[in-house]
Context: one part of a larger RNA
RNA sequence: AAGUAACGAUAAAGCGGGUGAAAAGCCCGCUCGCCGGAAGACCAAGGGUUCCUGUUCAACGUUAAUCGGAGCAGGGUUAGUCGACCCCUAAGGCAAGGCUGAAAAGCGUAGCCGAUGGGAAACAGGUUAAUAUUCCUGUACUUGGCGUGAUUGCGAAGGGGAGACGAAGAAAGCUAGGUUCGCCAGGUGACGGUUGUCCUGGUUUAAGCGUGCAGGUGGAAGGAGCAGGCAAAUCCACUCUUUCGUAACACUGAGGCGUUAUGACGAACCACUGCGGUGGUGAAGGAAUUGAUGCUACGCUUCCAGGAAAAUCCUCUAAGCUAUCUGUCACGUUAAAUCGUACCCAAAACCGACACAGGUGGUUAGGUAGAGAAUACCCAGGCGCUU
Numbered sequence: 001a002a003g004u005a006a007c008g009a010u011a012a013a014g015c016g017g018g019u020g021a022a023a024a025g026c027c028c029g030c031u032c033g034c035c036g037g038a039a040g041a042c043c044a045a046g047g048g049u050u051c052c053u054g055u056u057c058a059a060c061g062u063u064a065a066u067c068g069g070a071g072c073a074g075g076g077u078u079a080g081u082c083g084a085c086c087c088c089u090a091a092g093g094c095a096a097g098g099c100u101g102a103a104a105a106g107c108g109u110a111g112c113c114g115a116u117g118g119g120a121a122a123c124a125g126g127u128u129a130a131u132a133u134u135c136c137u138g139u140a141c142u143u144g145g146c147g148u149g150a151u152u153g154c155g156a157a158g159g160g161g162a163g164a165c166g167a168a169g170a171a172a173g174c175u176a177g178g179u180u181c182g183c184c185a186g187g188u189g190a191c192g193g194u195u196g197u198c199c200u201g202g203u204u205u206a207a208g209c210g211u212g213c214a215g216g217u218g219g220a221a222g223g224a225g226c227a228g229g230c231a232a233a234u235c236c237a238c239u240c241u242u243u244c245g246u247a248a249c250a251c252u253g254a255g256g257c258g259u260u261a262u263g264a265c266g267a268a269c270c271a272c273u274g275c276g277g278u279g280g281u282g283a284a285g286g287a288a289u290u291g292a293u294g295c296u297a298c299g300c301u302u303c304c305a306g307g308a309a310a311a312u313c314c315u316c317u318a319a320g321c322u323a324u325c326u327g328u329c330a331c332g333u334u335a336a337a338u339c340g341u342a343c344c345c346a347a348a349a350c351c352g353a354c355a356c357a358g359g360u361g362g363u364u365a366g367g368u369a370g371a372g373a374a375u376a377c378c379c380a381g382g383c384g385c386u387u
Base pairs, nucleotide, nucleotide: 013031014030015029016028017027018026032384033383034382035381040364041363042362043361046344047343050342051075052074053073054072055071056070060068061067080141081140082340083339084338086119087118088117092113093112094111098107099106100105122139123138124137125136126135142336143335144334145333146332147331148330149329150328151327153321154320158316159315160314161313166303167302168301169300172296173295174294177290178289179288180287181286182203183202184201185200186199187198188196204264205263208259209258210257211256215252216251217250218249219244220243221242222241223240224239225238228236229235265285268281269280270279271278272277304307350359351358366378367377368376369375
């Protein structure tokens, strides 16, 4: 230079009350403004206590601070079903024997590891200052072990089926959600009118179990043969044949309906209150319409670039075992360990040296207008970006 520039998005503040040494910024209330395919809500990654409560204001906070993601202290994360672990494999990695190399080492078979994929099972309500599909209430489900009863050809690291998969397009059936009517509860105009075709609010309920509709797929059932499936097979494939036949049957399948639920929730009201709440009572709880990018379902049609694997599961036999074994069904009983679970997550808590106008995968998707997830205005909810 200079008490100058700056104080980090031009979304915005104003007033009253409280607390306090002190209030533009904290708390409460009223009004105003901003976002609303987000600036709301929930996860993954990453962070790691930042969560909640009490207390403190030196430093941190671009100002003050009584406030805070700051200091100090205490508290908080509850699982058979969510995720991991576990079983299975992909790319890739490691790699017994093996091959190569002077060696170090490189490559690679079997095999093992390795999710971003496949594989058993839970929902609704309530509750805490802070956790909840984890606690509580109610109602469920799964897989092992053991026992009892009934019944029975069981058996694999092998065979077969299934698992099991591309893109685009079209139409249909549904539902989530929305809206309206009806119903229930409350309200009744400080200024002319408004008891009405008026105003405000509510009208919510799951998994499971039963039923098996719209839709989809396959010709179906029996007998005989059998050179294929590295051995075997009653399984699969193939061949012949009989019966039925364009619909029965089998498999699959959203949703609906019934039950779950004489339960829960529920506007409003009542009582108490430390004004934060706590306890109690508890109405209506129907229908129509609209309607997805969600579900039926990668199901159908079409196309060429021709679109994982393995285990679980079902079935077949081999070796073996001949039944007090094993398998199936029912009932009973028992087990389901360990780890994660707080909080932030388009951000002041992650990556950017910062409480940084940058970056960051997935899910969710209300109303009016609109082709629309554009845009504008608004719900729920959250903020006014710390001079």